RNAcentral holds the sequence, with entries from MGnify. The RNA shown here (FMN riboswitch aptamer (RFN element)) has 114 nucleotides and comes from uncultured Acutalibacter sp.
RNA sequence: UCUUCGGGGCAAGGUGAAAUUCCUGACCGGCAGUAAAGUCUGCGAACGGAAGCGGAAGCUUCCGCCGAACCGGUGUGAUUCCGGUACCGACGGUAAAGUCCGGAUGAAAGAAGA
Numbered sequence: 001u002c003u004u005c006g007g008g009g010c011a012a013g014g015u016g017a018a019a020u021u022c023c024u025g026a027c028c029g030g031c032a033g034u035a036a037a038g039u040c041u042g043c044g045a046a047c048g049g050a051a052g053c054g055g056a057a058g059c060u061u062c063c064g065c066c067g068a069a070c071c072g073g074u075g076u077g078a079u080u081c082c083g084g085u086a087c088c089g090a091c092g093g094u095a096a097a098g099u100c101c102g103g104a105u106g107a108a109a110g111a112a113g114a
Stems, first nucleotide, its partner, number of pairs: 001114005012024003026099002028089002030043004038087002047064007069085005091102003
């Protein structure tokens, strides 16, 4: 420098004209580090803003924001394993959404290869 890869999830039921959005309940967990991590440390994405470049579309850089865990056990070592009980989840749409549809056949932390 180039190529490829790079996010999962409402079963069953209730109410209703209408809900995978409400209620009971079910299910899911990006990347790196470290004793194996959604809840530790750091990063990415999303969201808000500023500056520069550009005819425009847009691109680049920077700033802000950025959720949630305890107890017991084993062990040299674990807020990571085992047991138990909890908790969290951008924006727009729509009967109020972590799970549906959409921006996104996108971007990216990064991983592998040449």
Notes
NCBI's taxonomy places the organism under Bacteria, Bacillati, Bacillota, Eubacteriales, Acutalibacter. Its Rfam family is "FMN riboswitch aptamer (RFN element)". Gene Ontology term of the family: FMN binding. About the family: The RFN element is a highly conserved domain that is found frequently in the 5'-untranslated regions of prokaryotic mRNAs that encode for flavin mononucleotide (FMN) biosynthesis and transport proteins.